[in-house]
RNA sequence: ACGCAGAUUCGGUUCAUCGCUGCUCGUAAGAGGGGAGGAAAGUCCGAGCAACACAGAGCGCCACACAAGUUAACGGCUUGAUGUCCGUGAGGGUAUAGUAGCGUAACAGAGAAUAACCGCCCGUAAGGGUAAGGGUGAAAAGGCGGGGUAAGAGCCCACCGCGAGGGCAGCAAUGUCUCUCGGCAGUACGUCUUGUGGGUUGCAAGGUUAUGUAUAUCGGCAAUUAAGGGUUGCUCGCCCGAUGCCGAGGGGUAAACCGCUAGAGACGGCAGGCGACUGUCGCCCAAGAUAAAUGAUGAACUAAAACAGAACUCGGCUUACGGAAUCUGCCAAGAU
Numbered sequence: 001a002c003g004c005a006g007a008u009u010c011g012g013u014u015c016a017u018c019g020c021u022g023c024u025c026g027u028a029a030g031a032g033g034g035g036a037g038g039a040a041a042g043u044c045c046g047a048g049c050a051a052c053a054c055a056g057a058g059c060g061c062c063a064c065a066c067a068a069g070u071u072a073a074c075g076g077c078u079u080g081a082u083g084u085c086c087g088u089g090a091g092g093g094u095a096u097a098g099u100a101g102c103g104u105a106a107c108a109g110a111g112a113a114u115a116a117c118c119g120c121c122c123g124u125a126a127g128g129g130u131a132a133g134g135g136u137g138a139a140a141a142g143g144c145g146g147g148g149u150a151a152g153a154g155c156c157c158a159c160c161g162c163g164a165g166g167g168c169a170g171c172a173a174u175g176u177c178u179c180u181c182g183g184c185a186g187u188a189c190g191u192c193u194u195g196u197g198g199g200u201u202g203c204a205a206g207g208u209u210a211u212g213u214a215u216a217u218c219g220g221c222a223a224u225u226a227a228g229g230g231u232u233g234c235u236c237g238c239c240c241g242a243u244g245c246c247g248a249g250g251g252g253u254a255a256a257c258c259g260c261u262a263g264a265g266a267c268g269g270c271a272g273g274c275g276a277c278u279g280u281c282g283c284c285c286a287a288g289a290u291a292a293a294u295g296a297u298g299a300a301c302u303a304a305a306a307c308a309g310a311a312c313u314c315g316g317c318u319u320a321c322g323g324a325a326u327c328u329g330c331c332a333a334g335a336u
Stems, first nucleotide, its partner, number of pairs: 003330008012301007020035002023032003037307001041318002044316005049202004056236004061198005066080005081096006097193002101191005117134002119130004142160002145157003161184001162182005167176003206258004215249001217248005228240004265284001267282006
């Protein structure tokens, strides 16, 4: 150098002609200013907002769980710790509360946590002892060296490993080739236990106006210590409930408007922070459609338009994606 890794930017631009649509001005003609995304996708999380509703308790169910931060909040993000896997490396992935008990781990194997096939030792034999050697297996009940033994075994000892406690470092998770004590053991998953949190439904939420009709009928009740209904799944509590409530069956309407875009907002400077982010100052207002608007043609530029279209809004996560550029780092004090 090529390549690789981490982070970021862009995601068509300009001109002309015609066309669509919202807002403002205008009697009108018309004029002016606007008109999809980094993911708008998925609907997986979190919230704002609305209704139940004035709103609660218990059980169940669900979610999270290393440390410190950040945020409106999150199961998110940032920076770290330990274990483990991939990579020469920069770096990337993954796991993380507890373990006293219980359950499962196919097949193979004698046997999977109350072990005993071959082997070794004792014995005439029956039989007894053993878990160091061999085999099966993902895994066989700490490793290695020595002592001891009939033969062996942490049976004993030194070292390593493991567990507990102290010192030191760190806010902490943890670390430590620092000290002391202890012969000291299973692995994975599930169950179980602990802590924290969670009301439900969702803009097709909800509200206003207009139009129109039939409650003809049936059933269950009922006089407040009521049936019935609502409040998630249950229980309690609470609320509605007087010619009323609930259910069945039936009839009418389906139109217009609000919600609907000024925000935990965008952009920029300065300051703090390793960072996610925070503070402050300045400045801006950039789609609100409702069967669904933003398009077509021509020319030029370019490395290149791929994935792809809002429907209440915002913060995340996940997925899809063509091409170029910038910064930092690795290969590498290697090759030449």
Model confidence (mean pLDDT): 75 of 100. Bacterial RNase P class A, 336 nucleotides, folded computationally. Its Rfam family is "Bacterial RNase P class A". Rfam classes the family as a ribozyme.